Predicted 3D model of a 1445-nucleotide RNA (small-subunit ribosomal RNA) from an uncultured Bacteroidota bacterium.
RNA sequence: GAUGAACGCUAGCGAUAGGCCUAACACAUGCAAGUCGAGGGGCAGCGGGGUAGCAAUACCGCCGGCGACCGGCGCACGGGUGAGUAACACGUAUGCAACCUGCCAUAUACAGGGGGAUAGCCCGUCGAAAGACGGAUUAAUACCGCAUAACACAGGGGAGUCACAUGAUUCUAUUUGUUAAAGAUUUAUCGGUAUAUGAUGGGCAUGCGUUGGAUUAGACAGUUGGUGCAGGUAACGGCUCACCAUGUCAGCGAUCCAUAGGGGAACUGAGAGGUUAAUCCCCCACACCGGUACUGAGACACGGACCGGACUCCUACGGGAGGCAGCAGUGAGGAAUAUUGGUCAAUGGUCGAGAGACUGAACCAGCCAAAUCGCGUGAAGGAAGAAGGUAUUACGUAUUGUAAACUUCUUUUAUGAGGGAAUAAAGUGCACCACGCGUGGUGUUUUGUAUGUACCUUAUGAAUAAGCAUCGGCUAACUCCGUGCCAGCAGCCGCGGUAAUACGGAGGAUGCGAGCGUUAUUCGGAUUUAUUGGGUUUAAAGGGUGCGCAGGCGGCUGCUUAAGUCAGCGGUGAAAUCUCGAUGCUUAACACCGAAACUGCCGUUGAAACUGAUCAGCUUGAGUAUAAACGAGGCAGGCGGAAUUCGUAGUGUAGCGGUGAAAUGCAUAGAUAUUACGAAGAACCCCGAUAGCGCAGGCAGCUUGCCAGCUUAUCACUGACGCUCAGGCACGAAAGUGUGGGUAUCAAACAGGAUUAGAUACCCUGGUAGUCCACACAGUAAACGAUGAUUACUCGCUGUUUGCGAUAUACAGUAAGCGGCCAAGCGAAAGCAUUAAGUAAUCCACCUGGGGAGUACGCCGGCAACGGUGAAACUCAAAGGAAUUGACGGGGGCCCGCACAAGCGGAGGAACAUGUGGUUUAAUUCGAUGAUACGCGAGGAACCUUACCCGGGCUCGAACGGCUAUAGAAUAGCAAUGAAAGUUGUUAGCCAGCAAUGGCUGUAGUCGAGGUGCUGCAUGGUUGUCGUCAGCUCGUGCCGUGAGGUGUCGGCUUAAGUGCCAUAACGAGCGCAACCCUUACCGUCAGUUACCAUCAAGUAAAGUUGGGGACUCUGGCGGGACUGCCACCGUAAGGUGCGAGGAAGGUGGGGAUGACGUCAAAUCAGCACGGCCCUUACGUCCGGGGCGACACACGUGUUACAAUGGGGGGGACAGAAGGUUGCUACCUGGCAACAGGAUGCUAAUCCCCAAACCCUCUCCCAGUUCGGAUCGGAGUCUGCAACUCGACUCCGUGAAGCUGGAUUCGCUAGUAAUCGCGCAUCAGCCAUGGCGCGGUGAAUACGUUCCCGGGCCUUGUACACACCGCCCGUCAAGCCAUGAAAGCCGAGGGUACCUGAAGUGCGUAACCGCGAGGAGCGUCCUAGGGUAAACCCGGUAAUUGGGGC
Repeated sequence: GAUGAACGCUAGCGAUAGGCCUAACACAUGCAAGUCGAGGGGCAGCGGGGUAGCAAUACCGCCGGCGACCGGCGCACGGGUGAGUAACACGUAUGCAACCUGCCAUAUACAGGGGGAUAGCCCGUCGAAAGACGGAUUAAUACCGCAUAACACAGGGGAGUCACAUGAUUCUAUUUGUUAAAGAUUUAUCGGUAUAUGAUGGGCAUGCGUUGGAUUAGACAGUUGGUGCAGGUAACGGCUCACCAUGUCAGCGAUCCAUAGGGGAACUGAGAGGUUAAUCCCCCACACCGGUACUGAGACACGGACCGGACUCCUACGGGAGGCAGCAGUGAGGAAUAUUGGUCAAUGGUCGAGAGACUGAACCAGCCAAAUCGCGUGAAGGAAGAAGGUAUUACGUAUUGUAAACUUCUUUUAUGAGGGAAUAAAGUGCACCACGCGUGGUGUUUUGUAUGUACCUUAUGAAUAAGCAUCGGCUAACUCCGUGCCAGCAGCCGCGGUAAUACGGAGGAUGCGAGCGUUAUUCGGAUUUAUUGGGUUUAAAGGGUGCGCAGGCGGCUGCUUAAGUCAGCGGUGAAAUCUCGAUGCUUAACACCGAAACUGCCGUUGAAACUGAUCAGCUUGAGUAUAAACGAGGCAGGCGGAAUUCGUAGUGUAGCGGUGAAAUGCAUAGAUAUUACGAAGAACCCCGAUAGCGCAGGCAGCUUGCCAGCUUAUCACUGACGCUCAGGCACGAAAGUGUGGGUAUCAAACAGGAUUAGAUACCCUGGUAGUCCACACAGUAAACGAUGAUUACUCGCUGUUUGCGAUAUACAGUAAGCGGCCAAGCGAAAGCAUUAAGUAAUCCACCUGGGGAGUACGCCGGCAACGGUGAAACUCAAAGGAAUUGACGGGGGCCCGCACAAGCGGAGGAACAUGUGGUUUAAUUCGAUGAUACGCGAGGAACCUUACCCGGGCUCGAACGGCUAUAGAAUAGCAAUGAAAGUUGUUAGCCAGCAAUGGCUGUAGUCGAGGUGCUGCAUGGUUGUCGUCAGCUCGUGCCGUGAGGUGUCGGCUUAAGUGCCAUAACGAGCGCAACCCUUACCGUCAGUUACCAUCAAGUAAAGUUGGGGACUCUGGCGGGACUGCCACCGUAAGGUGCGAGGAAGGUGGGGAUGACGUCAAAUCAGCACGGCCCUUACGUCCGGGGCGACACACGUGUUACAAUGGGGGGGACAGAAGGUUGCUACCUGGCAACAGGAUGCUAAUCCCCAAACCCUCUCCCAGUUCGGAUCGGAGUCUGCAACUCGACUCCGUGAAGCUGGAUUCGCUAGUAAUCGCGCAUCAGCCAUGGCGCGGUGAAUACGUUCCCGGGCCUUGUACACACCGCCCGUCAAGCCAUGAAAGCCGAGGGUACCUGAAGUGCGUAACCGCGAGGAGCGUCCUAGGGUAAACCCGGUAAUUGGGGC
């Protein structure tokens, strides 16, 4: 795009065309084929007339006419359907010298004279009926003789012409035989018989074309042919019969199976094609299923007959009837398809002389949006951009939207009224005219179903008329709400798990529009079956290899031919359809006219290039000959040495062997080792290779024989002998099979030992088939170059083998091989590239998404194993190739890091502190959970904090702002009650302003509240981690079809993508480094509260004082370090040095600083914020409790286990901080915590200020003079308050613990370890935590194999949420299709036998008939039925096999 469509929603009109695709299922009812009285006898019924009768009525065929009957013609057309049919059925083209043809046309001739019946009517019989029978009588255009008869038919004779094989045809004064007829009438005519010709319609034959299956390869006995002047037919013919012969068809597809009416045409497509076969036209076939004939011009007959079968109906049970695949209609089936309508007016048909009759053909109408075409549902103006809806950043804006309202206009359609066709031409009847005498003309008359329809006029009034689908992409069209992987959507991709443009609704938009969507089917896109027009190295696909019949294709030259080919002409190619041009319906669809086309087939006449064919030649393709060379080419025989194993003997002694390590095994009965001799079988070291040979498989010691091949040279011979090759034949590794040998080694199976979670494996010790030979099978391999064979052509370089020529392996050339690299070209790329995967040609083989499956079934082969051929159901939306970037690897290379190693000290064991899990609880608030949670948020939970629980209160609320109303100064007290919050009561008490009123407060109301409620997976901000790792990118250029690459790679170097060199790259950015702070040295400036050398004063002492600016110190500004210098190495960058100098040396130490990104990492409970949720509560206030629980588990710490120590006494040295609600000297009291006084300091001024260490005494290895938990008692301090639940002090008590399993953490120098001090938070403190400060102060690093993490390059990949990936098989559960299967059921076509209706043919003594003949009987054949054994197809089945999801 299309449709004979169906379904859903919707629906105003007209025109045209269409309407059971399924059950060729069954059918009630009506109609669909009759007509002719001008063929006939007649007269049932109707009308008229006549006669008789008063009438009822009876009679008369007398008239119009006419049922039934005889007769003629028609019924073989028209109409329906598509079951069957793969066929001369259809299409097309020929032929009939092998045929028929009613009615019609033309022509000729004829029609004389007779006969006997029969239906009807009438009378009877039987029967329920259908119907049948008997008797009597009768007519014809019914039937039958006789006559006549040829240019007729059949046969014989003679003569001629023609042709296509049999033959055809003409003439004949020739001869023999045979066959006709009907009448009617109104007198106009019509009809009859015979023959010939024509026309029309048929019959038959033939060429070509016409579905799928080879998992159908052989089929056929009247089969194939002949003879018989056989029979039969309209006609040829095995069509039938008798006899004879054995043929015929088939790989160019017979036979069988399945499916199917064929064509013109229709749809689609650029075409070639593909699909279809409704409507219309042509042909065929069929008429309930099967068979048969009759009649007839024509049938083996849709609305005829007979028989058989199934079914239905009637029945009095004895018998009968029927056939809608005609038109309507009914049931059934189905997703689905209409009225039991009108008329013969037109067109056509039958009959008729005609009028006319009949006609479900036909023409009309009805139903159905089922299709195509046309029309309409209004048009113009109209901004307050209305209201409403929807959205939103919400006093606003956007959109619906000029849309509506409103104004003006129009009237197709609708409704009412009125008018109103064409289709009718012709014929008939009547009258007249002309002539060719049945035709024409003129006039007149009559006939319309559709239809009062189309159409026209007029009136009214926008009046009567819009939906459907879609809106994530493809694909035109976007927002809100609801829902929350639910409900649902979906053509493909896919959407939905709380912000869905994808579901449902809404608003809006888009598309089409009386329709719109969905489903189904088909063509296109699909070059995705490729003729046009594809492929086969790796995506599916080259046969394992050769030979070779058929087939296909084929070198050069010439003559001829004309099959192919080309051209002209002729015939045909029905009409309709399609295309073009006109015409007619108001237009269009549609119809009609004309043209063109129908690409085809046949004939004929030419042409002769090419292909084919015949003939004649040629030598270049191919082959032969001669000569020479080459080789693991094949087959058969002989020979050889080394090794292995075994045997014998000797020597010799304790192990051997084997492995990662072992063990099994062998060995004191003497192994292994070694020496000698012997035996056996198998394989052939070195040479030996990107070497050789062979068609492939394959071939290797030496030698002999036989056989084959290739190459080169000569250019002698043949003269296209060629190439390819379906089927066929042969060869064909290894394993395997059979028979017979052989058996040294090795070695499936098997046994044992190990390994392991297991180990039916890898490793070890043994070991049988086999490995070897002969003969025979088997016939497959990643049989690979994953690349079929042959021929020609197309740049080069290089290696090698064998020839030629040559003295020569100098160099070059040439031929045939074997390799490497590359150009053009090709290719998706990788790559191929004279050995093509390039450019062409010929032939063969093969492919058409993945799985199922190289499976099943069938067949063929095989001894078997198995091989060859080779599906489907079902299922998925991919499977696959090449390349790219990452990630990963128990891949490789290079490098780094307290990563390992080397060390020091810890953790893991104890007690306690603290955090977490778990458990518990009314609550034990919440968050953080590998590294990157767990002394984390918390830098400080008794109340508060506090978010949790219980209880008591409040609801404009605990705080703040605005407005309204109302009351009162504000405020300060008191009382009651209560746990408090609160509630209730009460006392005192006004300010500003002239006033209104305002200030402040309470109460009532209102607009904003409030939420540590949810979502860190909606977010901002901030943070952790990889990681202070060295990376991450961009512009331009270049390369690649592209993804991408290059740069950023390589070499050297660095802490570093830090540099240098190289370089299709050149530059740049974010990172690195540097710039910043601090610390270490110096200079300079400035010095008070710091300092004090010099000068002076002064004290018990003291920078205490004057003073000083030197020093220390403080804090500003500068300097200094840069591989700068030297030596060596290196191109350079740079490296090395117990180098120099220097306070410091190679980024001096420390800090701040964290690239692109990753982990949907953490945080809605710091804060902010979208959405959702609560609003007398999820808000808020208060009291109490809880966050502190405790069988247990983990993390982080503290204190210890002691003598490098504990205790007592004495003595010394910091830094950095902090201090007025504070730090506090000093004094007094207390054992002490602390208390009471008192002074200084708002701070370089005052206060706080060390411990380890040193000296000395003691303890003497013990659960202790270690250790301090726990508990008892007494206190101090803070605070409203220390019960739950604070810290500290004193006295007493004195637990575990004696250095810690597996495992694990930190640290490379002022570091670890160890010692104390300070600060924040803070009333106090659970601080052993955190952040800082200084004191004392080590050990070790060979090195980078390994563990962990990281960087760069490279490689493999089936991974890409990226190895915590992907993924294989069994098993468990469910579902699905399918194979096998004892059987069971059904269908099909044949075969054999039995039976055999109707019927044709044939035969026939008995019966009928004078006879002709008939009846009856018989026979052959046959439909149908039965029996039997098989075949084939399908269904089903216990059980069973694999497969898919």

Its Rfam family is "Bacterial small subunit ribosomal RNA". The prediction has a mean pLDDT of 83. RNAcentral holds the sequence, with entries from Greengenes.